[in-house]
RNA sequence: CGGGAUGUGGCUCAGCUUGGUAGAGCACUUCGUUCGGGACGAAGGGGUCGCAAGUUCAAAUCUUGUCAUCCCGA
Numbered sequence: 001c002g003g004g005a006u007g008u009g010g011c012u013c014a015g016c017u018u019g020g021u022a023g024a025g026c027a028c029u030u031c032g033u034u035c036g037g038g039a040c041g042a043a044g045g046g047g048u049c050g051c052a053a054g055u056u057c058a059a060a061u062c063u064u065g066u067c068a069u070c071c072c073g074a
Stems, first nucleotide, its partner, number of pairs: 001073007010026004020057001028044005050066005
């Protein structure tokens, strides 16, 4: 320098193919159960999708650029 993959709550990921109000598990908070803890049960809070621009009535999703990490090639 060229090509490819990945980037979504604190963590690990789904959702993208086929655009239509952002989800799961774990973790966290409160409550119940317990002498207490753990486990279990109930309720609750937290992200607008790496960043920017474009297309569209509407973008995590399509297009372009760019950043980070990883892989391959030179």

The prediction has a mean pLDDT of 80. The RNA shown here (transfer RNA) has 74 nucleotides and comes from Solobacterium sp. The source organism's lineage runs through Bacteria, Bacillati, Erysipelotrichia, Erysipelotrichaceae and Solobacterium. Rfam family: tRNA.